[in-house]
RNA sequence: GGGAGUAUAGCUCAGGUGGUUAGAGCGCGGUUCUUAUAAAGCCGUGGUCGAUGGUUCAAGUCCAUCUACUCCCA
Numbered sequence: 001g002g003g004a005g006u007a008u009a010g011c012u013c014a015g016g017u018g019g020u021u022a023g024a025g026c027g028c029g030g031u032u033c034u035u036a037u038a039a040a041g042c043c044g045u046g047g048u049c050g051a052u053g054g055u056u057c058a059a060g061u062c063c064a065u066c067u068a069c070u071c072c073c074a
Base pairs, nucleotide, nucleotide: 001073002072003071004070005069006068007067010026011025012024013023019057027045028044029043030042031041032040050066051065052064053063054062
């Protein structure tokens, strides 16, 4: 220099063919239980969906550019 992939909660990840309340597990807080802790049960807590712009009645999802990281080629 050329090409490809990934980016969603504190962490690991889902999210079909664009369709209207964005989810799961772990974590964290409270609570029940226990002498106490752990485990377990219950309740709760969480997001500018990497950034900007575009398409659309409607974008996490499609398009363009940029940023970060990873990989391949040279």
Predicted 3D model of a 74-nucleotide RNA (transfer RNA) from candidate division WS6 bacterium RIFOXYB1_FULL_33_14. The coordinates come from a structure-prediction model, not an experiment, and the mean pLDDT is 81. It matches the Rfam family "tRNA". By type it is a transfer RNA. Taxonomically the source falls in Candidatus Dojkabacteria (Bacteria, Bacteria candidate phyla).